[in-house]
């Protein structure tokens, strides 16, 4: 100097004039209006994917089905989140990713190619004794027999070499064999057991046994371990008002209804459907919280704890708008609707810190 990786922050500001919402105070002609003061959209408010608080069912138990998670240890109110570690993969590296329990419980799939992809198997090949056929040589008791050498084919043996394929019944080497093969041996891989380290997952230039259950897929069904009531602020309460306490059908205690489905249990005594009529108003819930900030202590960390300080939106068809001046990084993604902890997605431009790699100079 360049290229990367990880983390954090800002994302318009200042002033003036009108206008909006909430709260407090004061005044008034007090259904309300006016004045003053304070406060007033986000890092994602988004997606609605998880987990809760809260409300109701409801005083609410057990099981089956169903659903969720899936290495270990922690954090947390809890989680599919976060932190640290292990293992695996990618990257030179800083780092990033992981749907990460089990294939010896069972079932299923591996197209095509290929001999063969779960009772494995022979396409090209290698060997092929005895016996059989052919040729040569020698000997003899000379139609023939015996011995030696070579060749061919069958029966048979092999899966070491080559080929097919994403993947072929462990790998390398030595011995052995007719030729081969864990057939035997050494080392490696694999399985089982022990020892050591670690809370554990797991690890090991460790020890021993076994020739060693073809392989892959569970983000296939499945098995195993742990966890899980339901519905949701349009939850749920209070007040006022209005109407038609109307009409019809069914079940009715050996019943019906409620508890997400089913069973048992429990509770209630009524429940369900169709037609028709009235109301849609106001108030609460609604913002002081598993809250924020600072500092100290503990912890590798997530986080916990102590002290002090602070109050930071509550609309209700939906509050931040309009105009002017200056400045500036010339403004991206984008607006709360009960609240909180996460994850995921979108984001113009700018700033800060740490780490990695390459090149150059001293």
């Nucleotide at each position: 100097a360049g290229a990367g990786c990880c983390g954090g922050c800002c994302g318009g500001g200042c002033g003036g004039c009108c206008g909006c919402u909430g709260c407090a105070c004061u005044g008034c002609c007090c259904a309300g209006c006016a004045g003053u003061g304070c406060a007033g959209a986000g890092g994602a408010a988004a997606g609605u994917c998880c987990g809760g608080g809260c409300u109701c069912c409801a005083c609410a138990g057990g099981g089956c089905a169903g659903g969720g998670u899936g290495c270990c240890a922690g954090g947390u109110a809890a989680c599919a989140c976060c932190u640290g570690g292990g293992c695996g993969g990618c990257g030179u590296g800083a780092g990033c990713c992981g749907a990460c329990g089990g294939a010896a419980a069972g079932u299923g799939c591996c197209a095509c190619a290929g001999a063969g992809a779960c009772c494995a198997g022979a396409c090209c090949g290698c060997c092929g004794a005895u016996g059989g056929c052919c040729g040569g040589c020698g000997c003899c008791u000379c139609a023939g027999g015996c011995g030696c050498c070579g060749g061919c084919a069958c029966a048979g043996g092999c899966a070491a070499g080559g080929g097919u394929g994403a993947a072929a019944g462990g790998g390398u080497g030595c011995g052995g064999u007719a030729a081969g093969a864990g057939c035997g041996c050494a080392c490696c891989g694999c399985g089982c057991g022990g020892c050591u380290g670690g809370u554990a997952a797991c690890a090991g230039u460790c020890c021993g046994c076994g020739g060693u259950a073809a392989g892959g897929c569970a983000a296939a069904c499945c098995c195993c371990a742990c966890c899980c009531g339901g519905a949701g602020c349009a939850a749920g309460g209070c007040c006022a008002a209005a109407u038609a306490g109307g009409g019809g059908a069914g079940c009715u205690a050996u019943g019906g209804c409620g508890u997400g489905g089913c069973c048992c249990g429990c509770g209630c005594c009524g429940c369900u459907c169709c037609c028709g009529g009235g109301u849609a108003g106001g108030c609460c819930g609604c913002u002081a919280g598993a809250g924020g900030c600072a500092u100290g202590c503990g912890g590798u960390g997530a986080c916990g704890u102590a002290u002090g300080c602070c109050c930071c939106a509550g609309a209700g068809g939906a509050a931040u708008g309009g105009c002017c001046g200056c400045u500036c990084u010339c403004g991206a993604c984008a607006g709360a609707a009960c609240c909180c902890g996460g994850c995921u997605u979108a984001c113009a431009g700018g700033c800060c810190g740490g780490c990695u790699c390459u090149c150059c100079c001293c």
The RNA shown here (Bacterial RNase P class A) has 362 nucleotides and comes from an uncultured Ectothiorhodospiraceae bacterium. Its Rfam family is "Bacterial RNase P class A". The family's RNA type in Rfam is ribozyme. Gene Ontology terms of the family: ribonuclease P activity, tRNA processing and dimeric ribonuclease P complex. The coordinates come from a structure-prediction model, not an experiment, and the mean pLDDT is 78.